[in-house]
C1' cells in the first nucleotide's frame, strides 16, 4: 500500500434574538433543561412495604473452566466443538457447552434390518452328498457380512495378512475406553502402557446431578388533611303561635332511660397538598495494579426532576455531504428517536463521519 475481518467513538460546533419548563431573586435578572439508545420492559440489583426460627418438599431458572461485579441469563480471559477462509501455518465467527455404562421414552419416510441388530440383491459352498473325461461340475444343508442398495444415522475407520468366502480373526496406524506420568489453579492437552472394541443418536423429551431464587412494586411507602355520610365523647332547655307589650292561654319538645335535634371536640379515612425525588455502584482528568473485564488512590465538577403536557424556532459564521459552476460562489440536505424512582446489562432502531486492532500478500528500511 492492497485485500479481508473485527471492534471502539461522535451523533454538527459557536454566537444572537424570541418562546417554553424548573430553581432562585435585591423583581433588574441569574443558573439549569434528553439519549446512545431516553425504546422493548427481557434479565440483574438498590430502595420501600408485607412475609419469614431452622431445614425439607414443590415450582421456576441457570449449567465447560478461571476471573470481574452490588448482582446477573452480563462482561473478560482460557478450553473444547462446529463453520468460513488458507496449499499450509495462521486468522475470524458462532455456542442452553453438566449427565445417554441410573431409569423411562422417541428415532418419521425409505429400508431386509433403527438397538437383546438384520439378510433384500449378493459372496462362498472348504467339510458332508451325487456325477466326472480327474481339470472340474451340480444341488442341498450350511457359512459370511466384504461389495451393492436405503437412510440424518447400519453396531469402529484405512491398509496388510488371513480365509472356501469372510470377519478385530491376527497385525500396524488412527479413533475409543481404562490406568499411569508430565504440563496447567482448572477446563483440558501431550506422552506411555494395557484392552480387540464393550458405550448408535436425542436431555431445546421426561428425568438425574449441582447452583440460585420469599412476594409485590414509586399507583412502593411516609406526612398533613376539606366537604358530605357514618363512629365516639361532651354540652344544651327551650321553641313556636295568639297579642302592641307584660301576665296569661294553646301547641310541640325536654325534665327517668333510650332515641331524635342542635352545637363543640376527638379518631379513622376520601378529595387535595407535601414528601419519597434525584449527590449517584455518578461524570471528567491524572497516577498506580491487572493480558483483560475491572480495581485502588488523588484532584476536580454538579449535570432535567414537572402535571399525562417543557426541553423548541429563526438568523449569522464555520465544519460535513450531494448537485451545478473553469472559478469566486450558488442551491439543497442531516438519521433513529424522545426522560418520569434510580442504577448495571442484553436486545432492537439509526443519516453520515471518524479512529484503531488481528491476519494475509507485496514493497522499502
Nucleotide at each position: 500500500u492492497a485485500g479481508u475481518u473485527c471492534g471502539g467513538c461522535c451523533a454538527g460546533a459557536c454566537g444572537a434574538u424570541c418562546g417554553c419548563g424548573g430553581a432562585u431573586u435585591u423583581c433588574g435578572g441569574u443558573c439549569c433543561g434528553a439519549g446512545g439508545a431516553a425504546a422493548g420492559u427481557c434479565c440483574g440489583g438498590g430502595c420501600u412495604c408485607c412475609g419469614c426460627a431452622g431445614g425439607g418438599c414443590a415450582a421456576g431458572u441457570c449449567g465447560c473452566c478461571a476471573g470481574g461485579u452490588a448482582a446477573c441469563g452480563c462482561c473478560u480471559g482460557g478450553g473444547c466443538a462446529c463453520g468460513c477462509u488458507u496449499c499450509a501455518c495462521g486468522g475470524c465467527g458462532u455456542g442452553a457447552c453438566g449427565g445417554a455404562a441410573a431409569g423411562u421414552g422417541c428415532c418419521g419416510c425409505a429400508g431386509a434390518g433403527a438397538a437383546c441388530a438384520c439378510a433384500c440383491c449378493g459372496c462362498c459352498g472348504a467339510u458332508g452328498g451325487c456325477c466326472u473325461u480327474c481339470g472340474g461340475g451340480c444341488a442341498c444343508a450350511g457359512g459370511c457380512a466384504a461389495g451393492g442398495g436405503u437412510g440424518a444415522a447400519a453396531a469402529g475407520g484405512u491398509g496388510c495378512g488371513g480365509u472356501a468366502a469372510g470377519a478385530g480373526c491376527g497385525c500396524a496406524c488412527c479413533g475409543c475406553g481404562u490406568c499411569g506420568c508430565u504440563g496447567g489453579u482448572a477446563a483440558c492437552a501431550g506422552c506411555g502402557a494395557c484392552g480387540g472394541c464393550a458405550u448408535g443418536g436425542c436431555a431445546a423429551a421426561c428425568c438425574c446431578c449441582g447452583g440460585c431464587u420469599g412476594g409485590a412494586g414509586c399507583a412502593a411507602g411516609g406526612u398533613c388533611a376539606a366537604a358530605u355520610a357514618g363512629g365516639c365523647a361532651g354540652c344544651g332547655a327551650g321553641a313556636g303561635c295568639c297579642g302592641g307589650c307584660c301576665c296569661g292561654g294553646c301547641u310541640c319538645g325536654a325534665u327517668c332511660a333510650a332515641g331524635a335535634c342542635g352545637c363543640u371536640g376527638c379518631g379513622g379515612g376520601u378529595a387535595g397538598a407535601c414528601u419519597g425525588c434525584u449527590a449517584g455502584a455518578g461524570g471528567g482528568c491524572g497516577c498506580g495494579g491487572g493480558c483483560g473485564a475491572c480495581c485502588g488512590c488523588g484532584c476536580u465538577c454538579c449535570c432535567a426532576g414537572a402535571g399525562g403536557a417543557a426541553u423548541g424556532a429563526u438568523c449569522g459564521u464555520c465544519a460535513c455531504c450531494g448537485c451545478c459552476g473553469c472559478g469566486a460562489g450558488g442551491c439543497g440536505g442531516g438519521a433513529c428517536a424522545g426522560a418520569a424512582c434510580c442504577c448495571g446489562g442484553c436486545u432492537u432502531a439509526c443519516a453520515g463521519g471518524u479512529c484503531g486492532g488481528g491476519c494475509u500478500a507485496c514493497g522499502c528500511g
Background
This is a predicted structure of a 365-nucleotide RNA (Bacterial RNase P class A) from a Gemmatimonadaceae bacterium. NCBI's taxonomy places the organism under Bacteria, Gemmatimonadota, Gemmatimonadia, Gemmatimonadales, Gemmatimonadaceae. A source record names the gene rnpB.